This is a predicted structure of a 350-nucleotide part of an RNA (small-subunit ribosomal RNA, central domain) from an uncultured Bacteroidota bacterium.
Its mean pLDDT, the model's own confidence on a scale to 100, is 85.
Context: one part of a larger RNA
RNA sequence: CUGGGUUUAAAGGGUGCGUAGGCUGUUAGAUAAGUCAGAGGUGAAAGCUCAUCGCUUAACGAUGGAACUGCCUUUGAUACUGGUUAACUUGAAUUAGGUUGAGGUUAGCGGAAUGAGUCAUGUAGCGGUGAAAUGCAUAGAUAUGACUUUAGAACACCAAUUGCGAAGGCAGCUGGCUAGACCUAUAUUUGACGCUGAGGCACGAAAGCGUGGGGAGCGAACAGGAUUAGAUACCCUGGUAGUCCACGCCCUAAACGAUGCUUACUCGCUGUUUGGGAUUUAUUUCUGGAGCGGCUAAGGGAAACCGUUAAGUAAGCCACCUGGGGAGUACGCUCGCAAGAGUGAAACUC
Numbered sequence: 001c002u003g004g005g006u007u008u009a010a011a012g013g014g015u016g017c018g019u020a021g022g023c024u025g026u027u028a029g030a031u032a033a034g035u036c037a038g039a040g041g042u043g044a045a046a047g048c049u050c051a052u053c054g055c056u057u058a059a060c061g062a063u064g065g066a067a068c069u070g071c072c073u074u075u076g077a078u079a080c081u082g083g084u085u086a087a088c089u090u091g092a093a094u095u096a097g098g099u100u101g102a103g104g105u106u107a108g109c110g111g112a113a114u115g116a117g118u119c120a121u122g123u124a125g126c127g128g129u130g131a132a133a134u135g136c137a138u139a140g141a142u143a144u145g146a147c148u149u150u151a152g153a154a155c156a157c158c159a160a161u162u163g164c165g166a167a168g169g170c171a172g173c174u175g176g177c178u179a180g181a182c183c184u185a186u187a188u189u190u191g192a193c194g195c196u197g198a199g200g201c202a203c204g205a206a207a208g209c210g211u212g213g214g215g216a217g218c219g220a221a222c223a224g225g226a227u228u229a230g231a232u233a234c235c236c237u238g239g240u241a242g243u244c245c246a247c248g249c250c251c252u253a254a255a256c257g258a259u260g261c262u263u264a265c266u267c268g269c270u271g272u273u274u275g276g277g278a279u280u281u282a283u284u285u286c287u288g289g290a291g292c293g294g295c296u297a298a299g300g301g302a303a304a305c306c307g308u309u310a311a312g313u314a315a316g317c318c319a320c321c322u323g324g325g326g327a328g329u330a331c332g333c334u335c336g337c338a339a340g341a342g343u344g345a346a347a348c349u350c
Stems, first nucleotide, its partner, number of pairs: 004321003007304002012318001014203004021196003025088005031082001033081002035077008049065006091193001092190002095185006103178007110155001114151002116148006125136002163170002208249006217243002222238004260317006268295007276287003299306002323350003332343004
């Protein structure tokens, strides 16, 4: 150097954009750098190796050959790779017309519920549990009715094996701004503009942090009541941070499909979402797209299972793994307000 792997055994980066790099469609020409062939030069000697010979043998030594797979020069070959010239349209993008959705962001609006306040009715309980008690209540609670404002937070039904988004994630209604995907044209345009992507940049649930607001319900911590041998818990009554908003940090998750991205190929059946075409005619039938599911043939797999949404068959690029513990620790460095995050060992031990 080659050779093995990564759903669950160790192992896919949380996700995207993208730099360098790697890889890269069809046709023709010239070139000849890589590549291939011939020739020449060189590749010291010793050593290795082969043959023969010399010390009684061997070690050792001598002679000759081979090897030295390399480098340089030169003459050719031109399939492939490269650079170059010219062209192409199927990859990619663009254009036009349509469709689609909880995609993002911002503003406004809405009703139910919960809590609070005022008034009224009304009287002794309410609440809670396995059972209770703490708690609330004659200073009039609970319950019922009206009003109010006032909130603040979340959006029942629709609702789905649904949809959208790169991932995190996204759900009341309406408007503004904004991003995408798909279909049709099959040809309107460009003409390989592509794929991947070390570093880098951006996004990134919840919790947490900073400043200022907000605070109904819920509720770490905390307090009390129970339970219990104990009960720093499970249950109950309260309840602060937090949960919410704005701005700024943090950058981690079982960030999961535990399955990197892209492309091509490989039997079928069935459901669903979303648009297209043809047909028939009043709703049918057929067809070919893009997604999301179920069951399976081949193939794969240790098996579970995967199975055109591959874990099948191939290609390109990146990331990662190499016995368990020590340890995602120590040290150093980078980042952070901090919490900590990233990178990441060894001794020793089994």